Small-subunit ribosomal RNA, 5' domain from a Candidatus Roizmanbacteria bacterium, 515 nucleotides, folded computationally. The prediction has a mean pLDDT of 82.
[in-house]
Context: one part of a larger RNA
RNA sequence: GGAUGAAUGUUGGCGGCGUGCCUGAGAUAUGCAAGUCGAGCGACCUUUUUGCCGCAAGGUGAAAAGGAGCGGCGGACGGCUGAGUAACACGUAGGAAUCUUCCCCUUUCUGGAGAAUAGCCUGCCGAAAGGCGGGAUAAUACUCCAUGGUCCCCGACCUAGUCGGGGUAAAGAGGUUAACUCCUUGGAAAGGGAUGAGCCUGCGGCUUAUCACGGUAGUUGGUAGGGUAAAAGCCUACCAAGCCUAUAACGAGUAGCUGGUCUUAGAGGAUGGUCAGCCAGAGGGGGACUGCGACACGGCCCCCACUCCUACGGGAGGCAGCAAUCAGGAAUAGUCGGCAAUGGGCGAAAGCCUGACCGCGCGACGCCGCGUGUAGGAAGAAAUUCUAACGAAUGUAAACUACUGUAGUAGGGGAAGAAGUCCCGACUUAGUCGGGAUUGACGGUACCUUACUAGAAAGGGGCCGCUAACUGCGUGCCAGAAGCGUCGGUAAUACGUGGGCCCCAAACAUUAUCC
Numbered sequence: 001g002g003a004u005g006a007a008u009g010u011u012g013g014c015g016g017c018g019u020g021c022c023u024g025a026g027a028u029a030u031g032c033a034a035g036u037c038g039a040g041c042g043a044c045c046u047u048u049u050u051g052c053c054g055c056a057a058g059g060u061g062a063a064a065a066g067g068a069g070c071g072g073c074g075g076a077c078g079g080c081u082g083a084g085u086a087a088c089a090c091g092u093a094g095g096a097a098u099c100u101u102c103c104c105c106u107u108u109c110u111g112g113a114g115a116a117u118a119g120c121c122u123g124c125c126g127a128a129a130g131g132c133g134g135g136a137u138a139a140u141a142c143u144c145c146a147u148g149g150u151c152c153c154c155g156a157c158c159u160a161g162u163c164g165g166g167g168u169a170a171a172g173a174g175g176u177u178a179a180c181u182c183c184u185u186g187g188a189a190a191g192g193g194a195u196g197a198g199c200c201u202g203c204g205g206c207u208u209a210u211c212a213c214g215g216u217a218g219u220u221g222g223u224a225g226g227g228u229a230a231a232a233g234c235c236u237a238c239c240a241a242g243c244c245u246a247u248a249a250c251g252a253g254u255a256g257c258u259g260g261u262c263u264u265a266g267a268g269g270a271u272g273g274u275c276a277g278c279c280a281g282a283g284g285g286g287g288a289c290u291g292c293g294a295c296a297c298g299g300c301c302c303c304c305a306c307u308c309c310u311a312c313g314g315g316a317g318g319c320a321g322c323a324a325u326c327a328g329g330a331a332u333a334g335u336c337g338g339c340a341a342u343g344g345g346c347g348a349a350a351g352c353c354u355g356a357c358c359g360c361g362c363g364a365c366g367c368c369g370c371g372u373g374u375a376g377g378a379a380g381a382a383a384u385u386c387u388a389a390c391g392a393a394u395g396u397a398a399a400c401u402a403c404u405g406u407a408g409u410a411g412g413g414g415a416a417g418a419a420g421u422c423c424c425g426a427c428u429u430a431g432u433c434g435g436g437a438u439u440g441a442c443g444g445u446a447c448c449u450u451a452c453u454a455g456a457a458a459g460g461g462g463c464c465g466c467u468a469a470c471u472g473c474g475u476g477c478c479a480g481a482a483g484c485g486u487c488g489g490u491a492a493u494a495c496g497u498g499g500g501c502c503c504c505a506a507a508c509a510u511u512a513u514c515c
Base pairs, nucleotide, nucleotide: 001515002514003513004512006511007510008509009508010507013370014369015368016367017366018365019363020362021328026326027325028324030323031322032321035073036072037071040070041069044067045066046065047064048063049062050061051060052059053058080281081280082279090204091203092202093201094200095199098197099196103193104192105191106190107189108188109187110186111145112144113143114142120135121134122133123132124131125130151167152166153165154164155163156162157161172185173184174183175182206253207252208251214244215243216242219241220240221239222238223237224236225235226234256278257277258276259275260271261270262269263268283304284303285302286301287300306317307316308315309314334360336359337358338357342356343354344353345352346351373403374402375401376400383394384393385392386391408452409451410450411449412448413447417442420438421437422436423435424434425433426432427431459504460503461502462501463500464485465484466483470499471498472497473496474495480487481486
């Protein structure tokens, strides 16, 4: 000199863009953050409208909205954090023994039958959470049979392969037609693609030998068996005694890694906050289930610690999601608005959900931009300071005159961000074209324009040398200053204060850390 997720002191006008718990991976009140599908199912409950029968009570049917239930897909993404991890965790370059829902392409199939169960009704237990019986019911839920391209097993043959036997799939829904129908979408199998994921290896990147006659028993290798989607001591039994190590094993300490960021002429050094990629974690520890995918933040089970409810028998919970609270700390924000855009989940779609995201708010925390006026105005007011008492400085500075209106206030106009979606019509009907309607949180914001007023808007540090900038008074090795040298003991340009001056400026200094 540069830099910072900074803090502290003094000061503080506006805007844009960024950024904001670095500490206790401490504990959390409250609200929200993952749902959706009636074009899979029964028509169970509630509400509304309505048709028929009926004097009425009511019965029966239809439609719409909402709420449960079975079923499907999604809750493995997105979001947060960096505790652990010195490791194939990451980066990079390769590899072979793998899987892949949804999506795209190609081919084939989609036949028949059945038993339940929830919702519902009913009985009972429990304070609750919830649970146990009985009865009836549906499906794209479940089971069986058929078929067999594929796959598996067995046998035969001229064992490339072919043939024979056995086993192994499926689900419907919507629209349309007078109709055999037709169309759309789904289901099953196989092959290929794409995407995603798992696995193995070379190389690379911290400190420490005051960790070395060291470390290792599933340890190193083999055989057999098991296991996985997949190679493998991945696991088990048996056999052998290997394997790593001064090119640093093993241990200890520290640490998420990278793209990057800061600095620098470069080489290096330091760092890994925001953004992006990967990894790991979800109060601590362990476990599996479901599933294409998890050993699963807002799923389940067990143990521990903690908190809450309880009728004491038993139950409930997990903010390192967004806000917010307490604590800790030098220190870090709103219990805000919206799904309008982008993206995601479900759905045929309309749409619903989305604290992802988009926005607004708070903080000079950072960077950038603008302003605090402009021009004229005296040999120069007053006042202050200094003075050799003459004068000099503050100083064109002020007053005063003219002007401007950035910002501000008031009035008027007023966006882009909107692509889509719906309705109607036409046609060369996965769609295209034409017409109409409609969708903005931000926001009546940005911006434009009119009017008005110099009116609200400058400080901080320094002035002995390094280092730009000097004098008066007070103090008297005192009080104090200080980054280093040092200064202060009666004329202190170094302490305190007045005036003047210098530097930077909505900031300026100090502290901490890095180069």
Taxonomically the source falls in Candidatus Roizmaniibacteriota (Bacteria, Bacteria candidate phyla). Its Rfam family is "Bacterial small subunit ribosomal RNA".